RNA sequence: GGUUGGUUAGUGUAAGGGCUAGCACGAGAGAUUCUGAUUCUCUAGAUCUGGGUUCGAAUCCCAGACCGACCU
Numbered sequence: 001g002g003u004u005g006g007u008u009a010g011u012g013u014a015a016g017g018g019c020u021a022g023c024a025c026g027a028g029a030g031a032u033u034c035u036g037a038u039u040c041u042c043u044a045g046a047u048c049u050g051g052g053u054u055c056g057a058a059u060c061c062c063a064g065a066c067c068g069a070c071c072u
Base pairs, nucleotide, nucleotide: 001071002070003069004068005067006066007065010025011024012023013022018055027043028042029041030040031039048064049063050062051061052060
């Protein structure tokens, strides 16, 4: 340099172009308990960046950033 895969809450992961982006663990609050753990309820928290297509984009297209694999 070329080809190719990936990027979504703190972590891991889901989401055939469609209504509020879901789940688990974790965090916070409450209930329970003499205290703690367990259990139950509730809450907050995310689509890598910029453009394009579309009535509508996490999803499709282009460019870039970062991480990985292969080739040279």